[in-house]
């Protein structure tokens, strides 16, 4: 980095350097942010995988990733169904994130 696979409606904080911008990509929105964005770093949580110990099993201890603003912040493509339209609902897919395997 490319594959496969299982999740994705929940849950979660402070301080310090940073100084302007961030929320995955196009696009359109809509939020957060000089009451400090995004990064770093320190302690804390959170609990999603995998390991490992105990255990019948549930649990729990330790690890190793991860994650701690808004449904993966909404739509975006198919397909339905409900509606006078706008538009709203499900359900698939594509895209993304983590996690485990394998090249």
């Nucleotide at each position: 980095g490319c594959u496969u696979u299982a999740u994705c409606a929940a849950g979660a904080a402070g301080g310090a350097c940073g100084g302007a911008g961030g929320g995955a990509a196009a696009a359109g929105g809509c939020c957060c942010u000089a009451u400090g964005a995004a990064g770093u770093c320190c302690u804390g949580g959170c609990a999603a995988c995998c390991c490992u110990g105990u255990a019948a099993a549930a649990g729990c201890u330790g690890g190793g990733u991860g994650c701690c603003a808004a449904c993966u912040c909404c739509u975006a493509c198919u397909c339905g169904a409900a509606c006078g339209a706008a538009u709203u609902c499900g359900a698939g897919a594509u895209a993304g994130a983590u996690g485990a395997g394998g090249c």